The prediction has a mean pLDDT of 79. The RNA shown here (c-di-AMP riboswitch aptamer (ydaO/yuaA leader)) has 146 nucleotides and comes from Nonomuraea turkmeniaca. The source organism's lineage runs through Bacteria, Bacillati, Actinomycetes, Streptosporangiaceae and Nonomuraea.
């Protein structure tokens, strides 16, 4: 001197998950706005929904396949189900917006509890968490500044 790491500030990304007021006084409580989700008529849709095998449904981009291995069902074969590794994939994300090109990622997890199509009025909830630090190029548009 510098890196990793830690703390604070600022600027961003995924996501609905932000802002304001009052009160408390590390945490938090109440209310409002905004954004988001669920339930819920006529009409329409469905009539194949459930019971057996293997109920059904919701949030979310996160669905659907394949090889191999292991387990379970069966006497075996065939087949089915579950789990794991890997390879794909519907779909999704990447510093104003859209399009094109290129590149890099994600393709999970959870909830309701036998019950829910759509759905005006109406009713009920959520406002978490996790990451990053010059951020690719071209065109059009918008915005800001001069």
């Nucleotide at each position: 001197g510098u890196a990793a790491c830690g703390c604070g500030g600022c600027c961003g990304c995924c996501g609905a998950a932000u802002c304001c007021g009052c009160g408390a006084u590390c945490g938090c409580g109440c209310g409002g706005a905004a954004c988001c989700g669920g339930g819920g008529a006529c009409c329409c849709a469905c009539a194949u929904u459930u019971c057996u095998c293997u109920g059904g449904g919701g949030u979310g981009a996160a669905u659907c396949g394949g090889u191999g291995c292991g387990c379970u069902c069966c006497g075996a074969a065939u087949g089915a189900g579950c789990g794991c590794c890997c390879c794909g994939u519907a779909g999704g994300g990447c510093a104003c917006u859209u399009c094109c090109a290129c590149g890099c990622c994600c393709g999970a997890a959870c909830c309701c509890g036998u019950c829910a199509g759509c759905u005006a009025a109406c009713c009920c909830g959520g406002u978490a968490g996790g990451c990053g630090g010059c951020a690719u190029g071209g065109a059009a548009g918008c915005a800001a500044g001069g």